Context: one part of a larger RNA
RNA sequence: CUGGGCGUAAAGCGUGCGUAGGCGGCCUGUUAAGUCAGAUGUGAAAGCCCCGGGCUUAACCUGGGAACUGCAUCUGAUACUGGGAGGCUAGAAUGUGGGAGAGGAGAGUGGAGUUUCCGGUGUAGCGGUGAAAUGCAUAGAGAUCGGAAGGAACACCAGUGGCGAAGGCGGCUCUCUGGACCAACAUUGACGCUGAGGGACGAAAGCGUGGGUAGCAAACAGGAUUAGAUACCCUGGUAGUCCACGCCCUAAACGAUGUCAACUAACUGUUCGGAGUCACUAAGAUUCUGAGUAGUGAAGCUAACGCGAUAAGUUGACCGCCUGGGGAGUACGGCCGCAAGGUUGAAACUC
Repeated sequence: CUGGGCGUAAAGCGUGCGUAGGCGGCCUGUUAAGUCAGAUGUGAAAGCCCCGGGCUUAACCUGGGAACUGCAUCUGAUACUGGGAGGCUAGAAUGUGGGAGAGGAGAGUGGAGUUUCCGGUGUAGCGGUGAAAUGCAUAGAGAUCGGAAGGAACACCAGUGGCGAAGGCGGCUCUCUGGACCAACAUUGACGCUGAGGGACGAAAGCGUGGGUAGCAAACAGGAUUAGAUACCCUGGUAGUCCACGCCCUAAACGAUGUCAACUAACUGUUCGGAGUCACUAAGAUUCUGAGUAGUGAAGCUAACGCGAUAAGUUGACCGCCUGGGGAGUACGGCCGCAAGGUUGAAACUC
């Protein structure tokens, strides 16, 4: 390199968008670049291969042929691919009308609970554990009642429910705003798919500046436990968790399963739409249909587990990635970052 692979053995980029590139629906002319056929020229000789000849054979030498799978030119062919022209509507998109949704951003607002403070009642304990102690409390705690402050999170509803490309999204109201879906028509007329680079988004932790800080809580302190206990348990407690702006760019970023399209038994739920039937009244039953989402399962696939129309089945297009374990996601260099570090990414050596 080829071949073979990527759910769990090594291997799908965390996820969209999109440049180049690759690939691309149906019909009719046209062209003849790719493609195919024929001809001509060329493809040095030697060598290899085939048939002969010469040294007593062989090696070796020598004659002829074939081959040189190529290139160029000319003449043709036109199914397919390409170019160019015209047309089409099944892909794609737009319009009209609908219902659903924790999709996103901003502003406002509500109640429960925790904590602290103030006041009333009230008296000796409270708290905590396996048991304790540290801690709090006669300077009146804990309990209970009333009031105030403040921050964070939104019980029930809540659901193998919904939405989003992924990360993710959950009190309520308003404003702005993205996407998907359904129905029937109309419009555009291939406008499509994928996507190296690129650019955007990207949990948590972390970083910078300024705020905020109720609860929780790395670090830290104390009390226990223990042989020790730099832990598990307890009492405290600072960063942080929250907000604004700017960075970081990682994850078991998981469905460990790239995106798009087509096709291939059945059955059971559920969410959001649409259309019927039975009924005639229903919040009812039931059928068909579209889009999602879950559970079984035939064929098929799989090393097995399992997957099974949401494929890991049968195919096509494009991208990414893998190539024994350790060394190592390390070193060096480059790029990025304020830093932490990220990304790209070896070798010696060793089994």
Notes:
Predicted 3D model of a 351-nucleotide part of an RNA (small-subunit ribosomal RNA, central domain) from an uncultured bacterium. The full RNA is in RNAcentral, with records from ENA and SILVA. The prediction has a mean pLDDT of 90.